[in-house]
RNA sequence: GAGAGUUUGAUCCUGGCUCAGAUUGAACGCUGGCGGCAGGCCUAACACAUGCAAGUCGAGCGGAUGAAGAGAGCUUGCUCUCUGAUUCAGCGGCGGACGGGUGAGUAAUGCCUAGGAAUCUGCCUGAUAGUGGGGGACAACGUUUCGAAAGGAACGCUAAUACCGCAUACGUCCUACGGGAGAAAGCAGGGGACCUUCGGGCCUUGCGCUAUCAGAUGAGCCUAGGUCGGAUUAGCUAGUUGGUAGGGUAAUGGCCUACCAAGGCUAUGACGGGUAGCUGGUCUGAGAGGACGGCCAGCCACACUGGGACUGAGACACGGCCCAGACUCCUACGGGAGGCAGCAGUGGGGAAUAUUGGGCAAUGGGCGAAAGCCUGACCCAGCGACGCCGCGUGGGUGAUGAAGGCCUUCGGGUUGUAAAGCCCUUUCGUGCGGAAAGAAAAGUUCUGUGGUUAAUACCCACAGAAUUUGACGGUACCGCAGGAAGAAGCACCGGCUAACUCCGUGCCAGCAGCCGCGGUAAUACGGAGGGUGCAAGCGUUGUUCGGAAUUAUUGGGCGUAAAGGGCGCGUAGGUGGUUAUGUAAGUCAGAUGUGAAAUACUUCAGCUCAACUGAAGAACUGCAUCUGAAACUGCAUAACUAGAGUACAGGAGAGGGAAACGGAAUUCCCGGUGUAGCGGUGAAAUGCGUAGAUAUCGGGAGGAACACCGAUGGCGAAGGCAGCCCCCUGGGCCUGUACUGACGCUCAUGCACGAAAGCGUGGGGAGCAAACAGGAUUAGAUACCCUGGUAGUCCACGCCCUAAACGAUGUCGACUAGUCGUUCGGAGCAGCAAUGCACUGAGUGACGCAGCUAACGCGUGAAGUCGACCGCCUGGGGAGUACGGCCGCAAGGUUAAAACUCAAAGGAAUUGACGGGGACCCGCACAAGCGGUGGAUGAUGUGGAUUAAUUCGAUGCAACGCGAAAAACCUUACCUACCCUUGACAUGUCUGGAACCUUGGUGAGAGCCGAGGGUGCCUUCGGGAGCCAGAACACAGGUGCUGCAUGGCUGUCGUCAGCUCGUGUCGUGAGAUGUUGGGUUAAGUCCCGCAACGAGCGCAACCCUUGUCAUUAGUUGCCAUCAUUUAGUUGGGCACUCUAAUGAGACUGCCGGUGACAAACCGGAGGAAGGUGGGGAUGACGUCAAGUCCUCAUGGCCCUUAUGGGUAGGGCUUCACACGUCAUACAAUGGUCGGUACAGAGGGUUGCCAAGCCGCGAGGUGGAGCUAAUCUCUUAAAGCCGAUCGUAGUCCGGAUCGUAGUCUGCAACUCGACUACGUGAAGUCGGAAUCGCUAGUAAUCGCAGAUCAGCAUGCUGCGGCGAAUACGUUCCCGGGUCUUGUACACACCGCCCGUCACACCAUGGGAGUGGGUUUCACCAGAAGUAGGUAGCUUAACCUUCGGGGGGGCGCUUACCACGGUGAGAUUCAUGACUGGGGUGAAGUCGUAACAAGGUAGCCGUAG
Repeated sequence: GAGAGUUUGAUCCUGGCUCAGAUUGAACGCUGGCGGCAGGCCUAACACAUGCAAGUCGAGCGGAUGAAGAGAGCUUGCUCUCUGAUUCAGCGGCGGACGGGUGAGUAAUGCCUAGGAAUCUGCCUGAUAGUGGGGGACAACGUUUCGAAAGGAACGCUAAUACCGCAUACGUCCUACGGGAGAAAGCAGGGGACCUUCGGGCCUUGCGCUAUCAGAUGAGCCUAGGUCGGAUUAGCUAGUUGGUAGGGUAAUGGCCUACCAAGGCUAUGACGGGUAGCUGGUCUGAGAGGACGGCCAGCCACACUGGGACUGAGACACGGCCCAGACUCCUACGGGAGGCAGCAGUGGGGAAUAUUGGGCAAUGGGCGAAAGCCUGACCCAGCGACGCCGCGUGGGUGAUGAAGGCCUUCGGGUUGUAAAGCCCUUUCGUGCGGAAAGAAAAGUUCUGUGGUUAAUACCCACAGAAUUUGACGGUACCGCAGGAAGAAGCACCGGCUAACUCCGUGCCAGCAGCCGCGGUAAUACGGAGGGUGCAAGCGUUGUUCGGAAUUAUUGGGCGUAAAGGGCGCGUAGGUGGUUAUGUAAGUCAGAUGUGAAAUACUUCAGCUCAACUGAAGAACUGCAUCUGAAACUGCAUAACUAGAGUACAGGAGAGGGAAACGGAAUUCCCGGUGUAGCGGUGAAAUGCGUAGAUAUCGGGAGGAACACCGAUGGCGAAGGCAGCCCCCUGGGCCUGUACUGACGCUCAUGCACGAAAGCGUGGGGAGCAAACAGGAUUAGAUACCCUGGUAGUCCACGCCCUAAACGAUGUCGACUAGUCGUUCGGAGCAGCAAUGCACUGAGUGACGCAGCUAACGCGUGAAGUCGACCGCCUGGGGAGUACGGCCGCAAGGUUAAAACUCAAAGGAAUUGACGGGGACCCGCACAAGCGGUGGAUGAUGUGGAUUAAUUCGAUGCAACGCGAAAAACCUUACCUACCCUUGACAUGUCUGGAACCUUGGUGAGAGCCGAGGGUGCCUUCGGGAGCCAGAACACAGGUGCUGCAUGGCUGUCGUCAGCUCGUGUCGUGAGAUGUUGGGUUAAGUCCCGCAACGAGCGCAACCCUUGUCAUUAGUUGCCAUCAUUUAGUUGGGCACUCUAAUGAGACUGCCGGUGACAAACCGGAGGAAGGUGGGGAUGACGUCAAGUCCUCAUGGCCCUUAUGGGUAGGGCUUCACACGUCAUACAAUGGUCGGUACAGAGGGUUGCCAAGCCGCGAGGUGGAGCUAAUCUCUUAAAGCCGAUCGUAGUCCGGAUCGUAGUCUGCAACUCGACUACGUGAAGUCGGAAUCGCUAGUAAUCGCAGAUCAGCAUGCUGCGGCGAAUACGUUCCCGGGUCUUGUACACACCGCCCGUCACACCAUGGGAGUGGGUUUCACCAGAAGUAGGUAGCUUAACCUUCGGGGGGGCGCUUACCACGGUGAGAUUCAUGACUGGGGUGAAGUCGUAACAAGGUAGCCGUAG
């Protein structure tokens, strides 16, 4: 020391991405009251207009200037003289090497820390000695002159603290120890004696000067350690490394030169390339670390770019010089000038960074004796919320919870004590007034004391008095006045993450940090209301650290997630057994020095607080030195034997190399026998064979491989190794003894070995067999299958160096329960022996405790607990790729990125689903049967087409004779036309009237315009109820949309046997267990077993019906017996049938067998019925966003003189076509005609309708009976008995059409049903395919009902007649249970790969092209320095006066910048074309992978 989101259906893990925090020299957006403190070009070290930023000294000097004063002259306002403030340029001195700026360069000539010796140091401090005497110039100035200018030139004059000799030399320096060399400057103040040329000398004080020593300060140099990343940079180096001598420097040194030697650096990373100023510190972090180096402070470097020196104490010099270059400016074109990375400021660049301000009052600096001058250092002010800190924008009270807004379930809630109102206060701001500290001090004048001195001058020091000095600024601060008055925004509100509603929008517009929102009910977009968080700020973007244990020292990993090198040997390195002694490098302790200040921390203090600032302390974890300790590590020495090794005995083995031999088999050749096929496959064909194959026998040739033994057996480091024998040879094991004495372990680089494929050369070649050819398969089939077949496979030699080279597990060592096998040794006991028992060492297997692990699993052969060393990993893709290097004959190998892109990729396990996986089981699922559909005609529904409309819905099974149990009008929702607008319907308000009935006109009708009749009911007499008409408004109304907003209802899997829960247990968890297993069942039905024990919804049963019987009851039912009759018609009866109520009955209850002494099954008896007797109702958890907003209900949206309502007519009835479901047929098991028999279940008063009569018939007429066991619909039909037809488009079939009718109805034209007569189509049993059915079933026959005015081939029921078949579960379909695999979870109608086509993006190659950097060679050589010196020239010194010495100019040599030429290296950009890669919408082709993925998959290699 805090975590969270995101991979999945869910889980655990791995792992990346993202967020919450802090930070900032920031920028941008919106907003903005005040003050304090701090900070403000991070980019173009880009270019700069203008002003300022370094001057000062007259007490160093000569001039010029000349205020004021004094004096003189006199023309009294002029001239001259003297003193002289001030000012100016020059000579001279000091300072311009500080201060200020910037970070380009620099990876070490730098910086930091600690040391060191061979140095210099102006001004300053201390000390000693001195400061004598001369000389010659040059500026200024004057005259002349050149030039546009900048600037010069010539001649002449002159001073000095400028310059040069001489003298002197305490110390200094040099030395050959004899000696030699080398200095100086004066100025100012004052002054008593003395001297004077009257200037002064002289004395004194102060300041200077010279020499030397010492200090301080500053600077130079050297050493060690530390100081970024890359090895796709591995070798670098000739002044290079060292020595000697010399030169040079302040000083050491290859710093430089000559000579000599051949060294020096480097894997502990040289050299080269990239990037970078370093530090104190700053930010972050728990820390260790990581990142950074702006402000402040220390150091360094730079000053337009490059080079160079001069001067000086100090520079190779920001506001100095010379040269070269680029640029800018001036110019009279001849020449000149410049350097803001000083302060302001300008342009430019940029997302972006301020005033051409005030002042030297303070602090500090330069000069000066001082006054003072200078100072863009500095102190202040200005600008900008850039940051930190503080303050304010009011406080109290105030409920009718005002108005308004928003929401609403319409009740209310919320904004909200918020406002208003009432009572207060006045910070800040505003106005007015007062008013500091910063002035510690210094100057000037005066006084006093002391010092110096000859001195009471001067000067210095101290004390006192007076006086002068403030940019900020009338600022801080204080007081007064007035009034809540002038002062709040920004972001967010799906989760992470505090905060929710409405409206708009409708995958659009948009949002987004990650996950992700948006396709009509968006808490995620936009707006609003409300809320949350911060607040003069708030958000966004960028940066850094954190979280990230996500580079892991603290503190990670590598069997399967990324990750053990293919294997060994072995170098450097790392690491190392036991004992003793010494040492003291590591280690530990103490002390000293240092670790600058600031910062940070603690305490105290000053600004009202804070920020800020001051003081003190601790700290600065470091480095160095000294002293000590000696356990451990190291080192040295001496020993030891447990590690390691050696010798001797034994024994196992496909260990390796070489040579010889063997048999079986394949193939080929020869010969014999023999004849038509062989071969091959899922089936075939290609192929071989009558030229004799295959088959078989004999003989021969040749190559390759070694059956059985043979085994989770053996050997080897790994790869790998197998017939037998011989030769050579490596390693391991075991027992005992002896010897050596830590010799060990690991191992980067290196070296050796290294399957297969492949390569080279030469052999060999039987079989097999890439490529290739042919045949098949297929939509295709460059495959799988088949027939052939070449490289290759084999041998020798040489390469290659990779594999899923795997135990996916590096090597070595130690320790930590056991059990059972097996191989090879050893020894013990027992036994005569075979052998058995118990033990031990080394291997090799199977389980398993503890422990570990994400789990799976590992478990003395560890993946446990530890130690040593090596290798490797850090999200997926791009990619083991590109480029570069190395290796290779090639193929290629090895080393090994980036751009870009995604939010995942992944491991293990779980539940499902799925499999052309497995096991078991069921179902009219198949099979066995019977009958159909698909062909015809018609009916009906649907699609499509058509239409003004053909209303709408249903669409695989599970839509399609479905909603619709009845479309001529109505229905009706659709279309056209005509009308209505509070409405056809509901409630409320008001007015009027009973309601209602009759009736005229007009119109297609709705309607419109009228006329007449009629005055009701209840009453507490106030009125009320109901109905009608009218008015206005709330509202009505909608078969309009959304079944993907819903309720309800329904379909389906499926009447399948399943689906769950509680508690317990197991698992980190999802989950598991129970529910699995052995039996059994129709059944999760039951039994047994079991870490489970119980329970619920389902199953079954309970319910209805049917089958048997009994009891009760007999009308409208029945009639055996008796009577009667045409007739159960009547009397009678209730036995039977029947009716309808109650019961009985069936339970594997009984017997036998099987089974586990179970459950249960099989068989039997009895029984009307036997193993759920038949049928029905009954439908678990759930699935399909299944169906329905057009039954109903309902949220939201939409319409409101219309999408509502009314009316008439039309449409839903269309018709090239396609499909579903049916009807009728195709005929003789039949049609037709005649006769004749037997049901059940229903319906009926707006009804069923009898008898009778009429009609060929549909029907009409008629009216009896019946509110129904009474009457009626109601003749059931198939059947039976006869007749006829004779296999034909028919005496089959009946469509279609014509005519004539009937019925219903307001009305049959579009568009009803039926009847009669006539007409007489297709069709002769139906392709692929497909449906139903297991018994009173299929098939076949008729009857009834609902709907209904009428309309049935449909639907729902009813009975009549009444079969066939089931071996069985291999296959098809569906389902259930267990198990297995999975890359699926929208769940196989899944997932997913590659080419091609299109668009975009980044990238490699590329003839080249253009830049940058850099190396080598050569040319060249400005300025400058050093050397040389013919020429010219020259004040000081010397001189014999000729000259000399010395200097300068010029010339020249060396070094060298810019520049040039050539050749490289490296890097960036670009390039026709080209390679692959990535990403994209529903493109194209296939189907490679995931299931046995339909040829198991994968790795290496070749084609």